[in-house]
Order: sequence, then C1' cells, then structure tokens
RNA sequence: UACUGAUAAGGGCAAACCUGUCGAAAGGCAGGGACGCAAAGCCACAGGCCUAAAGUCGAAAGACAAUGGCGGCUGGGUUGCCGGU
Repeated sequence: UACUGAUAAGGGCAAACCUGUCGAAAGGCAGGGACGCAAAGCCACAGGCCUAAAGUCGAAAGACAAUGGCGGCUGGGUUGCCGGU
C1' cells in the first nucleotide's frame, strides 16, 4: 500500500420500546434501553423511500407538490482502530 474480517484484545455505535423536548408531519435531539453493526464514522452526489407545510388545482372530498426528512435501503465520495494475508 492492496485485499480481507476466521480468531483475539481494548474499545465504539445503538433498532424496537419508554420518558422529555422541537416539528404541520415525516423525523430530529437528550436520557433510559439493546435488535443488531467492521465503518451502524462523516457527506443527500446518483437511485430509492417517507412526509406534505407553503403553494397550485378542485364546489367539496381530495389530488399534485420538497425548499422538509431517512446514511440502520443500495451505489458513490472521504477518513479511520485492531487482527489476518
């Protein structure tokens, strides 16, 4: 440097759910909690998915609608611990 995660050590993160809080919602944040994770570190760049406030249409019901989200859906970019080859 490249590939790799069998074994091991020290550690790390934290799904569901509960509480509080922010938000129109999706969802975020904090605490508790562990289903899992070798990038479950970071970046919405491509695809995908969620929501649908403003706005537009509509008599209404409702439809459309991202400038709001999801990185624990896939790909890409980027940084990195330990072991093995």
Predicted 3D model of an 85-nucleotide RNA (c-di-GMP-I riboswitch aptamer) from a Bacillota bacterium. Its Rfam family is "c-di-GMP-I riboswitch aptamer". On this family, see Sudarsan et al., Science 2008: "Riboswitches in Eubacteria Sense the Second Messenger Cyclic Di-GMP". Rfam links the family to the GO term cyclic-di-GMP binding.